[in-house]
Context: one part of a larger RNA
């Protein structure tokens, strides 16, 4: 390298949108690049490989043939696959008609709860805990009742239910906007799949500037708790959580399972179209998403199983012992932190 693989044994890139580049539906019909046949040439010798032969054999050497699986020319063939040219409409789109949804952005408003500030009412105790203590309170605290302010964070509905490429997304209502499913069959006519590089997006922590700061709570300080307690438990508490605008780019970014298309028993929920029967109730019939059982079939077994990890095909990614090591170096990007790329040496 071939080869064989990648849900758990190494191994799917956190997602997508897309260059290059690789595949690619259905007729004709020219072409003959690639394919496939004949021919002719050339494919030095030596080596391999059969035949004899020479040193006593053997290695070794001679000698003769085959090989040299290539390459070129020419003459065909014409299924396939390329090129070219017309043309279809099932893939693709796209109109038109409907639907559901926490899909995104942005601006406004409203309740619970908290916490704070003023009153009023009240009085000795409050909190906390396995027990306490630290903390709070006679400067009047917990507790309650008003009014004010102030952030965050969305109860019930809520449901292995819904969107979303993924991260991710739940009070309202409003104005922008993405996608998807269905139905019709009116258009375009392969327009398509994938996708090295390349852009975008990408939770949480984290950086930087400037606002915000109830709760919570790293680091810290104090109380306990132990033999000790840099903890688990309590009392405090600051970044930050929160918002704008700027970076970072990470993750058990998980379904540990890349996209695409076809194809291969079933039963049995959920949601959301569409038709049909029926007086409702309902039942059936067909999409397209989502679960749970299972049959063949796979699998080392767990398990999967038309949402594949079965069958087959097309692309990209990524693996090749275990430690050193996601280190070092180099180089790229970052304000840092730190990503990405990514080894030897020595070990077992």
């Nucleotide at each position: 390298c071939u080869g064989g693989g990648c849900a758990u044994a190494a191994a799917g890139g956190g997602u997508g949108c897309g260059u290059a580049g690789g595949u690619g539906g259905u007729c004709u019909g020219c072409u003959a690049a690639g394919u496939c046949a004949g021919u002719g040439g050339u494919g030095a010798a030596a080596u391999c490989c059969c035949g004899c032969g020479g040193c006593c054999c053997a290695a070794c050497c001679g000698u003769g043939g085959a090989a040299c699986u290539g390459c070129c020319a020419u003459c065909g063939a014409u299924a396939c696959u390329g090129g070219c040219a017309g043309a279809c409409u099932u893939g693709a789109g796209u109109g038109c008609g409907u639907g559901a949804g926490g899909g995104g952005u942005u601006a406004c408003c409203g309740g619970a709860a908290c916490g704070a500030g003023c009153a009023g009412u009240g009085u000795a105790g409050c909190g906390g805990u396995g027990a306490a203590a630290u903390g709070c309170g006679u400067a009047g605290a917990u507790a309650u009742u008003g009014c004010u302010c102030g952030g965050a964070a969305g109860g019930c509905c809520a449901g292995a239910g819904g969107c979303g490429a993924a991260g991710g997304c739940g009070g309202g209502u409003a104005a922008c906007u993405g996608g998807c499913a269905c139905g019709c069959a009116a258009c375009u006519g392969a327009c398509a799949c994938u996708g090295a590089g390349g852009c975008a997006c990408g939770a949480a922590a984290g950086c930087g500037u400037g606002g915000g700061g109830a709760g919570c709570a790293a680091a810290c300080a104090g109380g306990a708790u132990u033999a000790g307690a840099u903890a688990c438990c309590c009392u405090g508490g600051u970044a930050g959580u929160c918002c704008a605008c700027g970076c970072c780019g990470u993750a058990a970014a998980c379904u540990a399972u890349g996209g695409g298309c076809a194809c291969u028993a079933g039963a049995u929920g959920g949601a959301u179209g569409u038709c049909g029967a029926g007086c409702u109730a309902u039942c059936g019939a067909u999409g397209u998403c989502u679960g749970u059982c299972g049959g063949a079939g796979a699998c080392a077994a767990u398990u999967u199983g038309g949402u594949a990890a079965g069958u087959g095909c097309c692309c990209c990614g990524c693996c090749u012992g275990g430690g050193g090591a996601g280190u070092a170096u180099g180089g790229u990007c970052g304000c840092a932190a730190g990503g990405c790329u990514g080894a030897a040496a020595c070990u077992c």

RNAcentral holds the full RNA, with entries from ENA and SILVA. The part of an RNA shown here (small-subunit ribosomal RNA, central domain) has 348 nucleotides and comes from an uncultured bacterium. Model confidence (mean pLDDT): 90 of 100. Rfam family: Bacterial small subunit ribosomal RNA.